[in-house]
């Protein structure tokens, strides 16, 4: 360093301006935003490199680099188990909560460089759960002071 058990902390951004209207941060014009891991030709630093300095270079090291490439997460739906409000004489029905499993889960092209790019540079596009709402929501309110991909640190264990 890696493996493994446990603990702690952290872990999502965004409607500015205008139009119509009784009413819209929901429609229209325009604006704004981009979770986590991977990949990566980006960028930076270091190291090596003729006696010295620097450039080029390097099977070298560290950090950094994708909303639309690969995978994951939340949401939603289904099934099983446990608990269970309320109703009932009882059997029973089952609001709802938890655990486990399964399903589902958005969106990119053109040009340039080059050995190599859906990642770089330039242009033009596209996407965004559920419930609520004087009017249709990626941006408002709510479940959510929740959950969580994971990240950092600490303690122990085995080889």
């Nucleotide at each position: 360093c890696g493996c493994u058990u446990c603990c702690u902390u952290c872990g999502g951004g965004g409607c500015a301006g205008g139009g119509c209207g009784a009413a819209a941060c929901u429609c229209c014009c325009u604006a704004c935003c981009g979770g986590c891991g991977g990949u990566g030709a980006u960028g930076g630093c270091g190291c090596c490199c003729a006696g010295u300095u620097g450039c080029a270079g390097g099977u070298c090291g560290c950090c950094u680099c994708a909303g639309c490439c690969c995978g994951c997460g939340a949401a939603g739906c289904c099934c099983g188990c446990g608990c269970a409000a309320a109703c009932u004489g009882a059997a029973g029905u089952a609001c709802g909560c938890g655990c486990g499993g399964g399903c589902c889960c958005g969106a990119c092209u053109c040009g340039g460089u080059g050995a190599g790019a859906u990642u770089c540079c330039g242009g033009g596009g596209c996407c965004g759960a559920c419930g609520g709402u004087c009017a249709c929501a990626g941006u408002c309110c709510g479940g959510a002071u929740g959950a969580g991909a994971g990240a950092a640190g600490g303690a122990g264990g085995a080889a």